């Protein structure tokens, strides 16, 4: 110089004017003025996990759901970190729903002999047995899975021996399984030893088995104040019932419940902005992260604010708008900056 | 805001691992003097992207769109 990989950050800037809105203060009680704060990295999808609230202090069992190599982090997770295994890349690195198919059940269309208790269409063989013979051989009974063919997939691969032809039939090497040993917390690894001719296809994002986790509902949860009224009617179900309670049972509490119609109120406060919070420095740890000290307070609406116009500059501005709050994941996104590293080339 | 459900011919629905069907509608032919009805035939679809699988409308993930329910007295 060029090339890629990973991580982090920013999300037009400045000024003037006119608006909207939270808080505080002042004037005045209709309201006005001053000061100050006012969207995001995803506020999104609502896919996970928690906090919080109510239901019973959320209990036991079944069913159901979720996760799925190992260890750790955390409030928790399906997230993150580190490691193992497999794959891709020269490499930095990246990707992986990555337990079990030798527990059981089921499935594998078409083609094919056969799709899972294997089996024999073409082919190869005729040693043994029986029969025939013109003594060349032929037929039967068979043997075989090396070769061909079908398929997404066909019962381990190569070589030598062996044989009538063949075959783990025997042997060597590779692969596989089991047992032991060594290393590692573990997953797992081993060009360590022994045993076994090989257990036997795919698929568990089919049922399932194993291990672990999960009670339900959600801020329109819930609490308080005020206002108002007919605690009404019809139908259905019903005390081995019904409701709280959600799929069932046990258990606890209560005693009518459900649907429709009718009546009233359509106001305010709270939950609700100090939190697993942010920033700086340090401790421990490979790391995720933890702990300590100091500092800071940074939107809070309820027809729902965060906008508009103009001017200057540039690299010409994307996706997109909070609604109880956090931690993640996923998806959308014009562009720009910084750091670490890889490969190639040149020079010293 | 929260919760739940559904996307298959033009419309309403089936199908839920193995060549996507039905009814109505549309078009063409027959029938009729013409129309309707009737008969015969044809065309036409799995919202989109990715994954698992030999094979996906079906199973899984993401995304897009549509629909429904949820205040208080109680």
């Nucleotide at each position: 110089g060029a090339u890629g990989u990973c991580g982090g950050c920013c999300a037009g800037a400045c000024a003037a004017c006119c608006g909207c809105u939270g808080a505080a203060g002042a004037a005045u009680u209709u309201u006005u003025c001053u000061u100050u704060g006012g969207a995001g990295g995803a506020a999104a999808g609502u896919c996970c996990g928690g906090g919080c609230u109510c239901c019973a202090u959320a209990g036991g069992g079944c069913a159901g759901g979720g996760u799925g190599c190992c260890a750790g982090g955390u409030a928790a997770u399906a997230c993150c970190u580190g490691g193992g295994c497999g794959g891709c890349g020269c490499g930095a690195g990246c990707c992986g729903a990555u337990g079990g198919a030798a527990a059981g059940u089921g499935c594998c269309a078409c083609a094919g002999a056969a799709a899972a208790u294997a089996c024999a269409c073409c082919g190869c063989c005729u040693a043994a047995g029986u029969c025939c013979u013109u003594c060349g051989g032929g037929a039967c009974c068979g043997g075989u899975a090396a070769g061909g063919g079908u398929g997404a997939a066909a019962u381990g691969g190569u070589g030598c021996g062996g044989u009538a032809a063949g075959a783990g039939c025997g042997c060597a090497c590779c692969g596989c399984g089991c047992c032991g040993g060594u290393g590692g917390u573990a997953a797992c690894a081993c060009a360590c030893g022994g045993c076994g001719g090989c257990a036997g296809g795919g698929a568990a994002a089919a049922c399932c088995c194993c291990a672990c986790c999960c009670g339900g509902a959600g801020c329109a949860a819930g609490g308080c104040c005020a206002a108002a009224u007919a605690g009404g009617a019809a139908c259905g179900c019903a005390a081995u019932g019904g409701c709280g309670c959600g799929g069932c049972c046990c258990g606890c509490g209560c005693u009518g419940c459900g649907u429709u119609c009718g009546g009233g109120u359509a106001g305010g406060c709270u939950g609700c902005a100090u939190g697993a919070g942010c920033g700086a420095g340090g401790u421990g740890g490979u790391g995720a992260c933890u702990c300590c000290u100091c500092g800071c307070c940074a939107a809070g609406a309820u027809g729902a604010a965060u906008g508009g116009u103009u001017g200057u500059c540039c690299a010409c501005g994307a996706c997109a708008g909070a609604a109880c709050c956090c931690g993640g994941c996923u998806u959308a996104u014009c562009g720009g900056c910084c750091g670490a590293c890889u490969c190639c080339u040149a020079c010293u | 805001g929260c919760g739940g459900g559904c996307g298959u011919a033009g419309u309403u629905c089936a199908g839920c691992g193995g060549c996507a069907g039905a009814a109505c509608a549309u078009c063409a032919g027959c029938u009729u003097c013409c129309c309707a009805a009737g008969c015969u035939g044809a065309g036409a679809a799995c919202g989109c992207g990715g994954g698992u699988u030999c094979g996906a409308u079906u199973c899984c993930c993401g995304u897009c769109g549509c629909c429904c329910g949820c205040u208080c007295c109680a």